[in-house]
Predicted 3D model of a 111-nucleotide RNA (SAM riboswitch aptamer (S box leader)) from Halobacillus andaensis. Of the family's consensus pairs, 97% are formed in the model. Lineage of the source: Bacteria > Bacilli > Caryophanales > Bacillaceae > Halobacillus. The prediction has a mean pLDDT of 84.

RNA sequence: UUCUUAUCAAGAGAGGCAGAGGGACUGGCCCGUCGAAGCCUCAGCAACCACUGGUAUGACCAGUAAGGUGCUAACUCCAGCAAGUUGAUUGUUCAACUUGGAAGAUAAGAA
Numbered sequence: 001u002u003c004u005u006a007u008c009a010a011g012a013g014a015g016g017c018a019g020a021g022g023g024a025c026u027g028g029c030c031c032g033u034c035g036a037a038g039c040c041u042c043a044g045c046a047a048c049c050a051c052u053g054g055u056a057u058g059a060c061c062a063g064u065a066a067g068g069u070g071c072u073a074a075c076u077c078c079a080g081c082a083a084g085u086u087g088a089u090u091g092u093u094c095a096a097c098u099u100g101g102a103a104g105a106u107a108a109g110a111a
Base pairs, nucleotide, nucleotide: 001111002110003109004108005107006106007105008104013042014041015040016039017038021031022030023029025080026079027078028077043072044071045070048068049067050064051063052062053061054060055059076103081100082099083098084097085096086095087094088093
């Protein structure tokens, strides 16, 4: 980097260095000199891997948090593609909502 599977409505921030960007992409809308990105320290959340126990054992349930990751503004911030419902407009459009998908993120496994 690619593929497979699972999850994505909950949860959890202070300090130091630094000094203008950041929220993947595009559009929107936000965050930011009352301090962005990045780096460091400490703390926290969660429970994918892990560990313990149980059962109806290709798995599921309950628990733990020392270890490997992850995460700590806004639903993955919202939409992007398709179908449907409703409303407006009668002109082939617009808006709201629902479902599915795409893309993305994280974990575990594989190439």